Large-subunit ribosomal RNA, domain IV from an invertebrate metagenome, 355 nucleotides, folded computationally.
Context: one part of a larger RNA
Parts: sequence; C1' cells; structure tokens
RNA sequence: ACCACAUUAAGGAAUUCGGCAAAUUUGCCCCGUAAUUUCGAGAGAAGGGGUGCCCUCAUUAGGUGAAGCAAUUCGCUUGUGGAGCCGAAGGGGGUUGCAGUGAAAUGGCCCAGGCGACUGUUUAGUAAAAACACAGGUCUCUGCUAAGUCGUAAGACGAUGUAUAGGGACUGACACCUGCCCGGUGCCGGAAGGUUAAGGGGAGGGGUUAGCAGCAAUGCGAAGCUCUGAACCGAAGCCCCGGUAAACGGCGGCCGUAACUAUAACGGUCCUAAGGUAGCGAAAUUCCUUGUCGGGUAAGUUCCGACCUGCACGAAUGGUGUAACGAUCUGGGCGCUGUCUCAAUGAGGAACUCA
Repeated sequence: ACCACAUUAAGGAAUUCGGCAAAUUUGCCCCGUAAUUUCGAGAGAAGGGGUGCCCUCAUUAGGUGAAGCAAUUCGCUUGUGGAGCCGAAGGGGGUUGCAGUGAAAUGGCCCAGGCGACUGUUUAGUAAAAACACAGGUCUCUGCUAAGUCGUAAGACGAUGUAUAGGGACUGACACCUGCCCGGUGCCGGAAGGUUAAGGGGAGGGGUUAGCAGCAAUGCGAAGCUCUGAACCGAAGCCCCGGUAAACGGCGGCCGUAACUAUAACGGUCCUAAGGUAGCGAAAUUCCUUGUCGGGUAAGUUCCGACCUGCACGAAUGGUGUAACGAUCUGGGCGCUGUCUCAAUGAGGAACUCA
C1' cells in the first nucleotide's frame, strides 16, 4: 500500500459529472398534519411528546368459569351460582443509569419540473427505462360451412362462440379537444365510353396432287389433308367518374402600407389539393445560443417562470393539461455525515518475513 469493518477534534458537500458511498431516520402509543385532488387520496405528510423498574388505586375493567343448588322429556340439557385461574389500559407516588423500541431487526424529509396515467412486462450474461403492455377510444373486415390462421389434403383453431361476437390496424386512464386538404398513393363504389387475354370466328393466302394442256421442259389445278390467317364477338384489370384522412400522407412565397420611430389590423401579386386552426413553444424538439428578461446563488452553459425571431412543435405517426403512482430523469433546500479540508487510530483478513 490492499480487502472488508469500527470510531473521530473543528468544520459540514468546501468532495464530485452527480451527496456516488456512508451517515441521519427507524418499533409501538398519543397529539398534530399544508398545497392540491379524479374526494379515494396526498398522509407514516411535515412537526412534536412518551417508552425501564418498584409501590399503590386494586380482590381494577374484562375473560374463563369448578363445586353446590334448582328445573327437567332423567341420557343429554337448561337456569342459577360464583370458587380458582388468566389479565390489559390508565391515574398517583417512588427509584435508577450518559442512555429504558438501553443489543438486533426496524422509513431520512421537503419543494419544483420533464416523461409515462396507474399495478405490471423487458434485453437469462453491460441497458428496467421515457421502451412494451394496459383499461379506455377510433377505423376496418366478418351473417356463420364467418372473416382470419395452420395444412398438399383430410382436417383443426377461431368456437362447442354468433356483430354487446371474432379477426386486423392505430392510439393509449381521466379532463378539454382533435382544424384545413381527396391533387398523388391506397381502399370503397360506379358502369356509359376507350384499351384489353385465352377462346370463338374464319375473309384471304401457302404446301401437296387426281386431272387437264403441252413433243418436252413446264404450266394450270378440284376434293381431301395440312400450314397460316384479317374483320367481328370477347371478362376482370387499367384509363375514366365519384367517395374516403382516428387511410399512407400534406398543411406557401414576394412586395407595400398607420400623424416620431418601430410594427403591420389592411392592400397587391404569384403559386397550390390545401396553405398549420385550437393549444403549446430556446421544448426529450432552438442551429445561431450560455437567445433576452425575471427568480433562485456571493458567483448558475444546468433549473424554474416568461417572451416568440418555431434553423426544423402541432392535434389518435394524437395536441394541451392532470390528482395518484415511479429502484425513472432534472434542479433546489433542511437534517445528517470521513465525500472532503486532512488525515488518524483500533480490530480482523490477505500479502510479506521466519519456522
């Protein structure tokens, strides 16, 4: 020097990314208890007081309930009776130690904010969370041999269920709400027109050759067989016409203008399917940025409250709030402490030396 403990003057977070670790607190009884609130809670809020032993009130309250006696349906049982035993809680008095939940086990607390409503679940072996789930909400499919899923099939699940049911998707308690856009993509509906496959159809064309013509070469060439093959008919789909955003998604630019200045309720113009409504906003989102102002500190890139110039919030890829809850994250305070100023000592172990 190391490991795991114990104690410590004065100070008390000065340590540190950060009170990490440690300490404080702790049981039971009594008093008392704020904002807020979904009236359940918050709450063991916070903050105080008590706690041992002995005597006494005291044969305490209370509990249990024997013998005996009486009744009787004479086996039980019922009533009466109070012996014995057990035994809190409290009042008064006394006594003792530094200390009475005398050791051990046994909450530190408060304020403000972010996120997620909550209890739950998760990366067996770096992540427990703001992630997942959730009750609730919405859309959509499904009329039963249901939709959907597994299987080549038989068959099975769904379900021995039947739209208050089942499948899929998104959101995520509750409160107040959820704006505009259907041009693109998707889905649903429509069927007049355009396009369109196999198939049907078979105009026309080719091959072959009985025959005919010819001296011959060769030419023409029916039927049959065969190779092709135009028009025309021909479904869904696509084009087309509508609907639909809690479907995928999207939600502008420039210029000017008010009697100081500044700003622009207002006007002009271009583009768009429509130009972001309510609410929130330097935010888990803000680059510039430690924005500016206020609060807290002696001093605050964090924190809280505002402002709005939103690089690049925004409404079920939900918006804004919210009591309760959280081994969650962030900031502050009280208490407490060897975290520190700054280290010291004790006991145990390991190590080391010797045997």
The full RNA is in RNAcentral, with records from SILVA. Its mean pLDDT, the model's own confidence on a scale to 100, is 88.